[in-house]
RNA sequence: CGGUACCUUCGGGGUCGGGUGUAAUUCCCAACCGGCGGUGAUAAAGCAAGCAAUACAUGUUUUUCAGUCCGUGACCCGUAGUGAUUUUAUCAUUACGGUGGAUCCGGUGGAAAUCCGGAGCCGACAGUAACAGUCUGGAUGGGAGAAGGAUAAG
Numbered sequence: 001c002g003g004u005a006c007c008u009u010c011g012g013g014g015u016c017g018g019g020u021g022u023a024a025u026u027c028c029c030a031a032c033c034g035g036c037g038g039u040g041a042u043a044a045a046g047c048a049a050g051c052a053a054u055a056c057a058u059g060u061u062u063u064u065c066a067g068u069c070c071g072u073g074a075c076c077c078g079u080a081g082u083g084a085u086u087u088u089a090u091c092a093u094u095a096c097g098g099u100g101g102a103u104c105c106g107g108u109g110g111a112a113a114u115c116c117g118g119a120g121c122c123g124a125c126a127g128u129a130a131c132a133g134u135c136u137g138g139a140u141g142g143g144a145g146a147a148g149g150a151u152a153a154g
Base pairs, nucleotide, nucleotide: 001154006149007148008147009146010145017029018028019027031134032133033123034122035072036071037070038069043063044062045061046060047059048058067121068120076098077097078096079095080094081093082092083091084090085089103119104118105117106116107115125137126136127135
């Protein structure tokens, strides 16, 4: 260098203000929010060469750039294994599978699903004096993954 198996830490945001009503952060007006990895024509900084020098451009490195593109996690369902128990059923856990939302228009350009401008759209389950992306709960959980440590083969 490489990356087998392991350890530690980290790992989700949001209803201002108003209306109706016996009752709504759930309806209506309005407000606010956007997990993780990838892609990416964004942006910034550094370095090298060229140049008299600066600027510009080029190369390169680092950081950064998508809720709505690709993939993926939480939730829910199923199958199989394992374990526990009050044993033909329930709980826990592991693996695999399934379900699971949303974007257009204009501009620039060689090229836009990503840039700029505009207008949209979407958001598990259970609970509730009334229907929830934002309240409460499962959850001091799980988790895609991120950083660091130590480490096998080669």